A computed fold for an 84-nucleotide RNA from Affinundibacterium fentianense, annotated as c-di-GMP-I riboswitch aptamer. Model confidence (mean pLDDT): 84 of 100. The RNAcentral record of the sequence draws on Rfam. The model forms 95% of the base pairs in the Rfam consensus.

């Protein structure tokens, strides 16, 4: 320095549920809260996956993401403390 791989310490993240505010939704953002997680910082490049205001089909509904999900996976990129 590179892999692998248990344990400690000190911090970090916050699920699902409740307000509340924005949103067409989907979901986010705040505050409560822990289910959990070593990248559960960060980023839609790629695959999946939620939604479908608009638009298009032709109105029962169907289909398209420009909207999301990084806590679904892969990639990309940065990174504490630490033993063997």
């Nucleotide at each position: 320095u590179c892999a692998a791989u248990a344990a400690a310490u000190g911090g970090g993240c916050a699920a699902a549920c409740u307000u509340a505010u924005u949103g067409a939704a989907a979901a986010a953002u705040a505050a409560g809260g822990a289910c959990g997680c070593a990248a559960a910082g960060c980023u839609u490049c790629c695959g999946a996956c939620c939604u479908a205001a608009g638009g298009u089909c032709a109105u029962c509904g169907a289909u398209c993401a420009u909207g999301g999900u990084a806590g679904c996976g892969g990639g990309g990129u940065u990174u504490c403390c630490a033993g063997u």